[in-house]
Parts: sequence; C1' cells; structure tokens
RNA sequence: UGGGGCAUAGUACAAUGGCAGUGCGACGGACUCUGGAUCCGUAAAUCUAGGUUCGAAUCCUAGUGCCCCAG
Repeated sequence: UGGGGCAUAGUACAAUGGCAGUGCGACGGACUCUGGAUCCGUAAAUCUAGGUUCGAAUCCUAGUGCCCCAG
C1' cells in the first nucleotide's frame, strides 16, 4: 500500500428489514441458623457519521479500531 473479515449489556455470544434476546456475571427478594446451591424479579448494549426504506443491529457510503492474507 492492496484485498478480506470483525465491532451488540461487565463478559461470551444470538437476532428472515418488523417488540434487541440467551448463558455467565451484578443487584434485590424467597429459601437457609449462616453460606453455597435452587427459585423469582430488576438494571444494563447495537463503534461513529450520513444515506435507502413506512420501518435498519441487519442494506449502501464514508470514517475509526482490531484481526488475517499478499507485497
């Protein structure tokens, strides 16, 4: 420098263009003499800026960061 891939909650991952969800974790409660385990509940996220669309995490463009390949 060229090509390709990835970016979603604290963490690891899902999500046919149509309510953003699951596991672990955090917090509150139930249970327990206490803790653990178990059960119930709560909070928390789409990398940034535009565009397309009735509607975008998803499609398009540009940018940022990381990874891989080639030179």

Transfer RNA from a Candidatus Dadabacteria bacterium, 71 nucleotides, folded computationally. The same sequence occurs in records of 2 taxa. The coordinates come from a structure-prediction model, not an experiment, and the mean pLDDT is 82. The sequence is in RNAcentral, with records from ENA and MGnify.